[in-house]
Glycine riboswitch aptamer from Caloramator sp., 77 nucleotides, folded computationally. The coordinates come from a structure-prediction model, not an experiment, and the mean pLDDT is 82. Lineage of the source: Bacteria > Clostridia > Eubacteriales > Clostridiaceae > Caloramator.
RNA sequence: CCCUGGAGAGACCCAUUUGGGCAUCGAAGAAGUAAUCUGCUAUUUAUGCAGAGAAGCUUUCAGAUAAAAGGACAGGG
Repeated sequence: CCCUGGAGAGACCCAUUUGGGCAUCGAAGAAGUAAUCUGCUAUUUAUGCAGAGAAGCUUUCAGAUAAAAGGACAGGG
């Protein structure tokens, strides 16, 4: 990269022609975070500060809420 499978949540309302509003979802992406590691200070040990540090966790910025598209992840090539 190709094939297959692939969840959740309003085919809501208003305006009128592509915007706005309210309510929702987490599995594109993005962000945050544990143990731990490193450095500095202290110098006896801890503690403090900074950096690094995972997600199916969290946030809901983005995205999504009929179908289509997309889609973490899994299997095959």